[in-house]
């Protein structure tokens, strides 16, 4: 990379180096030279897995703008000015653990 399986409206930031892009593609809307995005250091969260002396104590992944930042397909339902706009739900698609190949 692939499969399976559970989560996904909660949570949790400063230093240093870099130095121009970044939020997965599209489309909106956003975040950044008052330094983003990445590396690292310390912290700090607690989803999962292991382990316990049963104290979220210790390991081991993982996260630490924005609901997976909103949309996109689709489905019922309300409104409508007939352009759509809201609610509710579902696939798809993604990310995190866990297990398999």
């Nucleotide at each position: 990379c692939g499969c399976u399986u559970a989560u996904c409206c909660a949570g949790a930031a400063a230093g240093a180096c870099c130095g121009a892009g970044g939020g997965a593609a599209g489309g909106g809307c956003c975040c950044u030279u008052u330094g983003a995005c990445g590396u690292c250091u310390u912290g700090g969260c607690a989803a999962c897995c292991c382990g316990u002396g049963a104290g979220c104590c210790g390991g081991g992944u993982g996260c630490u703008a924005a609901c997976u930042c909103c949309c996109c397909c689709u489905g019922a339902g309300u409104c409508u000015u007939u352009g759509g706009a809201c609610u509710c739900g579902g696939a798809u698609a993604g990310a995190u653990g866990a297990g398999c190949a």
A computed fold for a 101-nucleotide RNA from a Cryomorphaceae bacterium, annotated as SAM riboswitch aptamer (S box leader). The source organism's lineage runs through Bacteria, Pseudomonadati, Bacteroidota, Flavobacteriia and Cryomorphaceae. Its mean pLDDT, the model's own confidence on a scale to 100, is 80. Rfam family: SAM riboswitch aptamer (S box leader). Its family is annotated with regulation of gene expression in the Gene Ontology.